The part of an RNA shown here (small-subunit ribosomal RNA, 5' domain) has 493 nucleotides and comes from an uncultured Chloroflexota bacterium.
Context: one part of a larger RNA
RNA sequence: GGAUGAACGCUGGCGGCGUGCCUAACACAUGCAAGUCGAACGGAACCUUUCGGGGUUCAGUGGCGCACGGGUGCAUAACACGUAGCUCAUCUGCCCUGGAGCGCGGGAUAACGUGCGGAAACGCACGCUAAUACCGCAUACGGUCGAAGACUGUAGAGGUUUUCGAAGAAAGGCGUAAGCCACUCCGGGAGGAGGCUGCGGCCCAUCAGGUAGUUGGUGUGGUAAAAGCGCACCAAGCCGACGACGGGUCGGGGGUCUGAGAGGAUGGCCCCCCACACUGGGACUGAGACACGGCCCAGACUCCUACGGGAGGCAGCAGUGAGGGAUAUUGCGCAAUGGGGGAAACCCUGACGCAGCGACGCCGCGUGGGCGAUGAAGGCUUUCGGGUCGUAAAGCCCUUUCCCACUGAGGAGAACGGACAGUAGGUGGGGAAUAAGUCUCGGCUAACUACGUGCCAGCAGCCGCGGUAAAACGUAGGAGGCGAGCGUUAUCC
Numbered sequence: 001g002g003a004u005g006a007a008c009g010c011u012g013g014c015g016g017c018g019u020g021c022c023u024a025a026c027a028c029a030u031g032c033a034a035g036u037c038g039a040a041c042g043g044a045a046c047c048u049u050u051c052g053g054g055g056u057u058c059a060g061u062g063g064c065g066c067a068c069g070g071g072u073g074c075a076u077a078a079c080a081c082g083u084a085g086c087u088c089a090u091c092u093g094c095c096c097u098g099g100a101g102c103g104c105g106g107g108a109u110a111a112c113g114u115g116c117g118g119a120a121a122c123g124c125a126c127g128c129u130a131a132u133a134c135c136g137c138a139u140a141c142g143g144u145c146g147a148a149g150a151c152u153g154u155a156g157a158g159g160u161u162u163u164c165g166a167a168g169a170a171a172g173g174c175g176u177a178a179g180c181c182a183c184u185c186c187g188g189g190a191g192g193a194g195g196c197u198g199c200g201g202c203c204c205a206u207c208a209g210g211u212a213g214u215u216g217g218u219g220u221g222g223u224a225a226a227a228g229c230g231c232a233c234c235a236a237g238c239c240g241a242c243g244a245c246g247g248g249u250c251g252g253g254g255g256u257c258u259g260a261g262a263g264g265a266u267g268g269c270c271c272c273c274c275a276c277a278c279u280g281g282g283a284c285u286g287a288g289a290c291a292c293g294g295c296c297c298a299g300a301c302u303c304c305u306a307c308g309g310g311a312g313g314c315a316g317c318a319g320u321g322a323g324g325g326a327u328a329u330u331g332c333g334c335a336a337u338g339g340g341g342g343a344a345a346c347c348c349u350g351a352c353g354c355a356g357c358g359a360c361g362c363c364g365c366g367u368g369g370g371c372g373a374u375g376a377a378g379g380c381u382u383u384c385g386g387g388u389c390g391u392a393a394a395g396c397c398c399u400u401u402c403c404c405a406c407u408g409a410g411g412a413g414a415a416c417g418g419a420c421a422g423u424a425g426g427u428g429g430g431g432a433a434u435a436a437g438u439c440u441c442g443g444c445u446a447a448c449u450a451c452g453u454g455c456c457a458g459c460a461g462c463c464g465c466g467g468u469a470a471a472a473c474g475u476a477g478g479a480g481g482c483g484a485g486c487g488u489u490a491u492c493c
Stems, first nucleotide, its partner, number of pairs: 001493004006489005013365006019358002021323001026321003030318003035064003040061002043058006071276003081200007090193003095189007103137004112127006144166009172181003202248003209239003214236008251273004255266004278299005301312004329355001331354003337351001338349004368398004378389004402430006411420001437482005442463003448477005458465002
């Protein structure tokens, strides 16, 4: 000098765009943050009716979603991440594409009714009922499995194909209809995910030896899938100064800051990946989870209780307490973009779009412009002549960011609607009106005098100033720097 998610002191006019718990992954009152579908199903209540029916709302069964989006950085030195590959060792709902199909049956169960238990949370018994819920049978491919063969190919496992055999599917809804939306099996794709490997990126050797599922094999289990992933048996291996093992610290990257570069430092906002969701463990469902606002168990903590037993998890958005030098509103809206559900209308969406607060940062603008010398008054100083503040002020002319009124968007689709917003912008009117500080002035380093003080009071980044004329302390005048900021502190280069 540059930089910052900054803080502190003094000061503070406006706008745009950003940005804002770095500390206690401390504890949380309250509200909201994931639902949706009646065009899957039976029903209930209500409205209506031309008595045929129609409509609205809803708990339940069922479907899809809830694994996305949002938060945090605890753990992790690891295939976690980055990069380059491998998967002949794999999975993939919704979407696109190609082929084939959708036949016949069955038994239940919630809701509901009756009865009962409990303070509550919630539950029990009996009875009735539907489905795109569940089950059986049929049919089926170039799919799967088994047997036999052919071609091709490998280090090995494979690939293509022929014959025979075996098991394996399905659901309907809407519509007058055409048809549309769903459903089942198989192939391909897209996007997504799992696994494996080479290489790369912290500190300590005052950590030198480490290892028993350890290293390999055979078999078996297990998974979507290779593998000691698990198990039984067998062998005795495997790693290590090219740093094993141990300890400390830590999310990684794109990037960011600095620097001529090499390098050093850093990982906040935004994007990608990972990990976590009160602490620890576990599985269930599912295409996908070992699942932030799901379940079970244990623990700590908080709350309710009729003492028998129950309820909860803000590292979502706001907000509270605490900690701290320090970090915001319990705001508006789904209008836009995006997401979930739905045939759609639409519903939901603290994602998001906006608004609010903070000079926290960057950028832009303003606090007036021109003319104006008797160089006014006044301050300071003086060698008392003067010098200086200083064209500065006054004065004259001009302008308007401010105020008032009217108008008023784009975003926003052919139309309706639209948070922001009566905002930005426009027009007219009024009036210099509404707006300057802060730090420094011994050298480094740009800017000097007077008075006060007298090694005192004080200053100080380094050198150093102050003990009676202090350009270094304090005040004043003046000057220098920067300017809605200026200084200080902290940290990095």
The RNAcentral record of the full RNA draws on Greengenes. Model confidence (mean pLDDT): 87 of 100.